[in-house]
Context: one part of a larger RNA
RNA sequence: UGACGGGGGCCUGCACAAGCGGUGGAGUAUGUGGCUCAAUUCGAUGCAACGCGAAGAACCUUACCUGGCCUUGACAUGCAAGUAGUAGAACCCUGAAAGGGGGACGAGGUAGCAAUACCAGCUUGCACAGGUGCUGCAUGGCUGUCGUCAGCUCGUGUCGUGAGAUGUUGGGUUAAGUCCCGCAACGAGCGCAACCCCUAUCAACAGUUGCCAUCAUUAAGUUGGGAACUCUGUUGAGACCGCCGGUGAUAAAUCGGAGGAAGGUGGGGAUGAUGUCAAGUCAUCAUGGCCUUUAUGCUUAGGGCUACACACGUGCUACAAUGGCCGGUACAAAACGUCGCAAUCCCGUAAGGGGGAGCUAAUCGCAAAAACCGGUCUCAGUUCGGAUUGAAGUCUGCAACUCGACUUCAUGAAGUUGGAAUCGCUAGUAAUCGCGCAUCAGAACGGCGCGGUGAAUACGUUCCCGGGUCUUGUACA
Numbered sequence: 001u002g003a004c005g006g007g008g009g010c011c012u013g014c015a016c017a018a019g020c021g022g023u024g025g026a027g028u029a030u031g032u033g034g035c036u037c038a039a040u041u042c043g044a045u046g047c048a049a050c051g052c053g054a055a056g057a058a059c060c061u062u063a064c065c066u067g068g069c070c071u072u073g074a075c076a077u078g079c080a081a082g083u084a085g086u087a088g089a090a091c092c093c094u095g096a097a098a099g100g101g102g103g104a105c106g107a108g109g110u111a112g113c114a115a116u117a118c119c120a121g122c123u124u125g126c127a128c129a130g131g132u133g134c135u136g137c138a139u140g141g142c143u144g145u146c147g148u149c150a151g152c153u154c155g156u157g158u159c160g161u162g163a164g165a166u167g168u169u170g171g172g173u174u175a176a177g178u179c180c181c182g183c184a185a186c187g188a189g190c191g192c193a194a195c196c197c198c199u200a201u202c203a204a205c206a207g208u209u210g211c212c213a214u215c216a217u218u219a220a221g222u223u224g225g226g227a228a229c230u231c232u233g234u235u236g237a238g239a240c241c242g243c244c245g246g247u248g249a250u251a252a253a254u255c256g257g258a259g260g261a262a263g264g265u266g267g268g269g270a271u272g273a274u275g276u277c278a279a280g281u282c283a284u285c286a287u288g289g290c291c292u293u294u295a296u297g298c299u300u301a302g303g304g305c306u307a308c309a310c311a312c313g314u315g316c317u318a319c320a321a322u323g324g325c326c327g328g329u330a331c332a333a334a335a336c337g338u339c340g341c342a343a344u345c346c347c348g349u350a351a352g353g354g355g356g357a358g359c360u361a362a363u364c365g366c367a368a369a370a371a372c373c374g375g376u377c378u379c380a381g382u383u384c385g386g387a388u389u390g391a392a393g394u395c396u397g398c399a400a401c402u403c404g405a406c407u408u409c410a411u412g413a414a415g416u417u418g419g420a421a422u423c424g425c426u427a428g429u430a431a432u433c434g435c436g437c438a439u440c441a442g443a444a445c446g447g448c449g450c451g452g453u454g455a456a457u458a459c460g461u462u463c464c465c466g467g468g469u470c471u472u473g474u475a476c477a
Base pairs, nucleotide, nucleotide: 001477002476003474004473005472007471008470009469010468011467012466013465015461016460019425020424021423022422023421026317027316028315029314030313031312032311033310034308042053043052064303065302066301067300068299070297073128077127078126079125080124081123082122083121088105091102092101093100094099108119109118110117111116130292131291133290134289135288139286140285141281142280143279144277146275151190152189153188154187155186156185157166158165159164170181171180172179196269197268198267199266201237202236203235204234205233206232207231211226212225215224216223240263243257244256245255246254247253319418323377324376325375326374328373336365337364340359341358345354346353347352384415389410390409391408392407393406394405395404431453432452433451434450435449436448437447
């Protein structure tokens, strides 16, 4: 000087407390451990691994296994030699395919009048290619974490023999090393804040595909018309403790009030200092070294990654009446669409099929929003719950046996609110309700977004956990 303390002081955070809803019990989806296996590819492992890499394993992917092939190789560059209806190629034979054998037909580029040379092709040989092989404890890059915590440093000066100290400590204050005052310090940098995006109000400009107050008109903003309103999208305004009062050291600031759409960082997002964990990743990529080279490379078929006495994590669905079922009916936002979205119509109980208007989209479509509202059931393992299983189908796709999703009929398991323990959340939040998108042929209960309905509670900081700061002790570095 740090680190540590079941030392102390001050402060802070859904850290506790006050509340609301969960997990832990059941069924199931998914990931992991284990066990099994020819293989169940590899990585991630306290917080900070476990719906993680994977924004999507039937084949492919695919790295794994079992068989079948290839050896200058699926891919790159170069050298040497050779070869000629060359490249390409319908089709035929064999085979699980890859591969192997045959093959009608059959083009070129550059230079040159041409012969020909070079390129491109094939064969052979040599340099080499290749490796998701090892080492993340050799590395770059990227990322997690403490933590959006308020810290981390430097120059000059001063003090100290020196390591170092000072500044950065102290008194206040703040979300903040934020600001003020003081001070052997005076300044500066990286962080904080602001500048950026979305959102809340208004104005100007612009009115089509959007809008409809007034005037006509219609089944319908449908049409004429209108430019007010909504909305869209560009430019601006607006919030700064600016104003008033109290408190305060006359300061920084803080408390209350006014005005205002908004009040003290208005609400979200992006933004992550110096460093820590030899944290994670050699399987995104790049890369040193090592290893491999008729194999640890390449290719192909089938299988596996989907196994199942069990254990754990994260979700979903429930156990019902704040509900189930039936019926009618209302109100969103944000996305997406030509390899596509697909209306009206017809067929089917349905998944879906037929057909195809319109739309490169404020014009057409996906599209039905669902919770909401009315009737019924009357507390039961039920009209709760839907697992499991049987049968029949639909769709995608060469192909749904291993191993897809969905539909209909039948079947109708556990489950009556969950031990110890444990998680999230402070407001348009929790809870609850549906909608969309990426990946994607098909395949979400996951992920990422969008809106609808919409609470309870916070006395407070004694205690648990994390963090900051000052101080103190130390047999630690």
Molecule: small-subunit ribosomal RNA, 3' major domain
Organism: uncultured bacterium